[in-house]
Context: one part of a larger RNA
RNA sequence: CUCUCGCUAAGGAACUCGGCAAAAUCACCUCGUAACUUCGGGAGAAGAGGUACCCUGCUAGCGUGAAGCGAUUUACUCGUGGAGCGUGAUAGGGUCGCAGUGAAUAGGCCCAAGCGACUGUUUACCAAAAACACAGGUCUCUGCUAAGUCGAUCAAGACGAUGUAUAGGGGCUGACGCCUGCCCGGUGUCGGAAGGUUACGCGGAAGGGUUAGUCGUAAGACGAAGCUCCGAAGCUAAGCCCCGAUGAACGGCGGCCGUAACUAUAACGGUCCUAAGGUAGCGAAAUUCCUUGUCAGGUAAGUUCUGACCCGCACGAAUGGCGUAACGAUUUGGGCGCUGUCUCGGCGAGAGGCUCG
Numbered sequence: 001c002u003c004u005c006g007c008u009a010a011g012g013a014a015c016u017c018g019g020c021a022a023a024a025u026c027a028c029c030u031c032g033u034a035a036c037u038u039c040g041g042g043a044g045a046a047g048a049g050g051u052a053c054c055c056u057g058c059u060a061g062c063g064u065g066a067a068g069c070g071a072u073u074u075a076c077u078c079g080u081g082g083a084g085c086g087u088g089a090u091a092g093g094g095u096c097g098c099a100g101u102g103a104a105u106a107g108g109c110c111c112a113a114g115c116g117a118c119u120g121u122u123u124a125c126c127a128a129a130a131a132c133a134c135a136g137g138u139c140u141c142u143g144c145u146a147a148g149u150c151g152a153u154c155a156a157g158a159c160g161a162u163g164u165a166u167a168g169g170g171g172c173u174g175a176c177g178c179c180u181g182c183c184c185g186g187u188g189u190c191g192g193a194a195g196g197u198u199a200c201g202c203g204g205a206a207g208g209g210u211u212a213g214u215c216g217u218a219a220g221a222c223g224a225a226g227c228u229c230c231g232a233a234g235c236u237a238a239g240c241c242c243c244g245a246u247g248a249a250c251g252g253c254g255g256c257c258g259u260a261a262c263u264a265u266a267a268c269g270g271u272c273c274u275a276a277g278g279u280a281g282c283g284a285a286a287u288u289c290c291u292u293g294u295c296a297g298g299u300a301a302g303u304u305c306u307g308a309c310c311c312g313c314a315c316g317a318a319u320g321g322c323g324u325a326a327c328g329a330u331u332u333g334g335g336c337g338c339u340g341u342c343u344c345g346g347c348g349a350g351a352g353g354c355u356c357g
Stems, first nucleotide, its partner, number of pairs: 001352008010343002014341001019338001027051005036041001038175001052095005061087004068080004072075001096100001108336007115328002120132002136173007148159003176323004181253003186250002188246005195241003201235002207229004213222003254272005281315001282312001293309005
């Protein structure tokens, strides 16, 4: 010097990103216990006191209930009886120590806010959370050989289910309370079928190849039937175009200018654009760039925190909005207690390190 422990004057978080770590609290009994609340909780809230041993004392009380006695319906009966055993305060008096749950084991607490309702689940080996799940809500599919899924292909078979729409599958949201606004132009889904367009197929006009033959002195030209190649018009479905519905479907939810008897502001007006221009609630927020916004509280002093304001760069209503008792090895701020975290170190113990072997 390192590790693991013990003690420490005065102070008591001044340490530090942060009370990390440590200290403190701790059992049992009695008293006492707030806001809030879903009336269950909160709650061991908080806070206060007691605890050893001896005597009164084989204490009071409580539990169990033997022998004996009595009765009759003679029974594993009923009544009486209280022995023994077990349990066991409160109170008064006394004794000892610094200290009595004398060692060990054994909650620190409170206030405010964010997030998630809760108990649960998770990155085996850097993340336990505000992430996942959840009960509840809602949309959608599915009429039974169900939808959906597994299976080796249009298989057998199986799950769904020995279930039947109060059922089963899928999506989103996420207890509970109050609520969930406007837009269907785009995309999706559902419905519709008049018209336009469209595949295979049907259809077969026209044309090409070949050649019996005809013409021609020849070269060659024309060329029926058959075979063959190509193939126009016309007919022809869903789909798409089209017409409607639909947001707890994917999604979206404006700009400029002017105006009131101080100023400022604009209930009001004008104008452009849009499918419609953000409603309630909340708001410098897990969201605010400017920003340490401004005001207030808390501190001697507060980029954090709390309460307000609203100028929301860029909240907003089941990618849910706003609240919310209880809960949380959650996150943030404050306080009491407590302490070697610190001022600022010191001392001691054990194990290493070092030397010798």
A computed fold for a 357-nucleotide part of an RNA from a Candidatus Gastranaerophilales bacterium, annotated as large-subunit ribosomal RNA, domain IV.
It was read from a public genome assembly.